[in-house]
RNA sequence: GGAGUGGGCCGGGCGGCCGCGGCUCGGGCUUCGGCCCGGGUCGAGGAAAGUCCGGACUCCACAGGGCAGGAUGCUGGGUAACGCCCAGGCGGGGUGACCCGCGGAAAGUGCCACAGAGAGCAGACCGCCCCCCUCCGGUUUCGUGGGGGGGUAAGGGUGAAACGGUGAGGUAAGAGCUCACCAGCGCGCCGGGCGACCGGCACGGCUCGGCAAACCCCAUCCGGAGCAAGGCCAAGCAGGGAGCGGGCGGCCCGUCCGAUGCUCCCGGGUAGGCCGCACGAGGGUCGCGGCAACGCGGCUCCCAGAGAGAUGGUCGCCGCCCGCCUCGGCGGGCACAGGAUCCGGCUUACAGGCCCACUCCUCCU
Numbered sequence: 001g002g003a004g005u006g007g008g009c010c011g012g013g014c015g016g017c018c019g020c021g022g023c024u025c026g027g028g029c030u031u032c033g034g035c036c037c038g039g040g041u042c043g044a045g046g047a048a049a050g051u052c053c054g055g056a057c058u059c060c061a062c063a064g065g066g067c068a069g070g071a072u073g074c075u076g077g078g079u080a081a082c083g084c085c086c087a088g089g090c091g092g093g094g095u096g097a098c099c100c101g102c103g104g105a106a107a108g109u110g111c112c113a114c115a116g117a118g119a120g121c122a123g124a125c126c127g128c129c130c131c132c133c134u135c136c137g138g139u140u141u142c143g144u145g146g147g148g149g150g151g152u153a154a155g156g157g158u159g160a161a162a163c164g165g166u167g168a169g170g171u172a173a174g175a176g177c178u179c180a181c182c183a184g185c186g187c188g189c190c191g192g193g194c195g196a197c198c199g200g201c202a203c204g205g206c207u208c209g210g211c212a213a214a215c216c217c218c219a220u221c222c223g224g225a226g227c228a229a230g231g232c233c234a235a236g237c238a239g240g241g242a243g244c245g246g247g248c249g250g251c252c253c254g255u256c257c258g259a260u261g262c263u264c265c266c267g268g269g270u271a272g273g274c275c276g277c278a279c280g281a282g283g284g285u286c287g288c289g290g291c292a293a294c295g296c297g298g299c300u301c302c303c304a305g306a307g308a309g310a311u312g313g314u315c316g317c318c319g320c321c322c323g324c325c326u327c328g329g330c331g332g333g334c335a336c337a338g339g340a341u342c343c344g345g346c347u348u349a350c351a352g353g354c355c356c357a358c359u360c361c362u363c364c365u
Stems, first nucleotide, its partner, number of pairs: 001361010012318007020043010045336001049347002052345005057226004069222005074088005089102005103217002108215002110211003125156002127152008136143002164182006183207001185204002188201005230275004239266006245257004282301008319334007
């Protein structure tokens, strides 16, 4: 210098003017519900998004256990919890930094397209070998062709995959048929590790295909609905009760009348209002423990909360990008996107830029 790998961060800046929403202070007005003016303070994101997981919170249900169903799936740790994160193990890929994957296929069932003879305790299509019959040539036992019976998984061919590899022995030809070495599997012992697993030794039959996002098996976890949750106050109308009114009556009680009116009370609850609702598994910083995720402690900060509705506009300077030309000016633009109960993750979108660590190649000293 070039090409990469992993991680962290920013994501227009400053100022003036005019606006918008919440809270609060002061003043004024008020029909006491609020309204107006002025000041202060706060006012979107790394993803606020998708709503895919996990929780907090609320209501409902619930003795305990099981079945069914769903989710997860190497090991250890972190966490409120997780399908997330950290560290490790094994396998695969890459020259490398590094990346990707993960229970069980020797419990059972099922499936394995196309091609191919055969796709699972396999399979004779070509080939190779033996025997018998037969034609022809030669004639001695041989050779070739045709037919029949049998052996063979070493070779060819199909395929993603064809029942270990190499060599030797063996055989009619062959074959773990036998042997040596290697690979793989199982089992036993020893050593290391909390563990996944790793290393070593010995033995065995010689060899065992893939798919569980097919059914299934094993282990662990899981009640349902969701802030339009849920709670409080409560007009009007309808309902219930009491009193006032009229008839019967001398009066009271009682009873009857009413499509009537008025007053008061009652419970449930609609409209409406309020709470939930912003101090929290919170942010910053420092110290300590831990490889890390993370945890503990000290100091410090208060940081949107709605009406499903606010968070903007303009000017100046600067930054970046694009276009144009007269080459230092002009014009345009500022990625993705925007809260609505909150939090932890994952995933997806994103113009441009900054930083750190590491790898490979080349050159120079």